[in-house]
Source information
The prediction has a mean pLDDT of 86. A computed fold for a 350-nucleotide part of an RNA from an uncultured Parcubacteria group bacterium, annotated as small-subunit ribosomal RNA, central domain.
Context: one part of a larger RNA
RNA sequence: UUGGGCGUAAAGCGUGUGUAGGCGGAUAUAAUAGUCAUAUGUUAAAUCAUCUCGCUCAACGGGAUGGCCGCAUAUGAAACGUUAUAUCUAGAGGUAGGUAGAGGUUAGCGGAACUCAUGGUGUAGCAGUGGAAUGCAUUGAUAUCAUGGGGAACACCAAAGGCGAAGGCAGCUAACUGGGCCUUAUCUGACGCUGAGACACGAAAGCGUGGGUAGCGAACGGGAUUAGAUACCCCGGUAGUCCACGCCGUAAACGAUGUGCACUAAUCAUUGGGAGUUUCGACCCUCUCAGUGUUGUAGCUAACGCGUUAAGUGCACCGCCUGGGAAGUACGAGCGCAAGCUUAAAACUC
Numbered sequence: 001u002u003g004g005g006c007g008u009a010a011a012g013c014g015u016g017u018g019u020a021g022g023c024g025g026a027u028a029u030a031a032u033a034g035u036c037a038u039a040u041g042u043u044a045a046a047u048c049a050u051c052u053c054g055c056u057c058a059a060c061g062g063g064a065u066g067g068c069c070g071c072a073u074a075u076g077a078a079a080c081g082u083u084a085u086a087u088c089u090a091g092a093g094g095u096a097g098g099u100a101g102a103g104g105u106u107a108g109c110g111g112a113a114c115u116c117a118u119g120g121u122g123u124a125g126c127a128g129u130g131g132a133a134u135g136c137a138u139u140g141a142u143a144u145c146a147u148g149g150g151g152a153a154c155a156c157c158a159a160a161g162g163c164g165a166a167g168g169c170a171g172c173u174a175a176c177u178g179g180g181c182c183u184u185a186u187c188u189g190a191c192g193c194u195g196a197g198a199c200a201c202g203a204a205a206g207c208g209u210g211g212g213u214a215g216c217g218a219a220c221g222g223g224a225u226u227a228g229a230u231a232c233c234c235c236g237g238u239a240g241u242c243c244a245c246g247c248c249g250u251a252a253a254c255g256a257u258g259u260g261c262a263c264u265a266a267u268c269a270u271u272g273g274g275a276g277u278u279u280c281g282a283c284c285c286u287c288u289c290a291g292u293g294u295u296g297u298a299g300c301u302a303a304c305g306c307g308u309u310a311a312g313u314g315c316a317c318c319g320c321c322u323g324g325g326a327a328g329u330a331c332g333a334g335c336g337c338a339a340g341c342u343u344a345a346a347a348c349u350c
Base pairs, nucleotide, nucleotide: 004321005320006319007304008303012318014201015200016199017198021194022193023192025088026087027086028085029084030083031082032081034080035077036076037075038074039073040072041071042070048066049065050064051063052062053061054060091191092188093187094186095185096183097182098181099180103177104176105175106174107173108172109171110154114150115149116148117147118146119145120144121143125136126135162169163168206247207246208245209244210243211242215241216240220236221235222234223233258317259316260315261314262313263312266295268293269292270291271290272289273288274287275286276285299306300305323350324349325348332343333342334341335340
């Protein structure tokens, strides 16, 4: 390279936007450097195939014919591909009218709980555990009432539910704002798909500067347990968790399943929209489009399982895999304040 693969065996980039590139709807006409056909030349000999001959056979060797990967020239074909022109509407997109939503950003507001302070009532315990102790408390704790302050998170609703490209998103209200879905009509007229590089976003932890700090709580201190106990349990508690701005760029970033398009039994449930039926209006019911789930046919799979949301049947494009360890390491390079991240071997060894 041919070939085989990527849910769990090695293997889908965390996710998107998109450059180059690759691939690309229907009709007509024209052209023909791809493609196809024919002819000619060439493609040394040997090798190869067929026929035949010579060594007793064969291997081996001689002869004849053909072939070989192609290349060049000429002539022709026009289905496919390409190019050009014109046209089309089934892909894609726009407009109009509806519609659901924890999609995003900013600001304001709310109640429960917690904690702190002050004051009142009140007295000897409270807290904690398997049992205790450390701890708190007569300078009056715990409990309870009132007032005030503070920070963080939003019970019920709540769901197999919804939204988002992913990460993720949940009290209420307002402003600004992204995307989706449906319906009918209309417009543009292939404007499409994928996407190496690139760019953007990207949980938690961590980092920088400044704030904030109720609860929780790495580190740390103490009490227990224990042979020991750098733990599990208990009492405290700093960073952090929160906010603003700037970095970091990784996760079991998981559906461990790349994106897009087409096709291929059904069943039940559910979310959003539409139509029909019905009704005063609805519900129910039927059909349909878009999602989310369950069971399951054919088919697939090593099995487990998947099964119109495919891991089925095909096409297009990208990424990735090639025995285990050494190793996601060394070195080099890029990025970063650092932590480190990305790219990524070999010797040796089994």
Overview:
Rfam family: Bacterial small subunit ribosomal RNA. Gene Ontology terms of the family: ribosome and structural constituent of ribosome.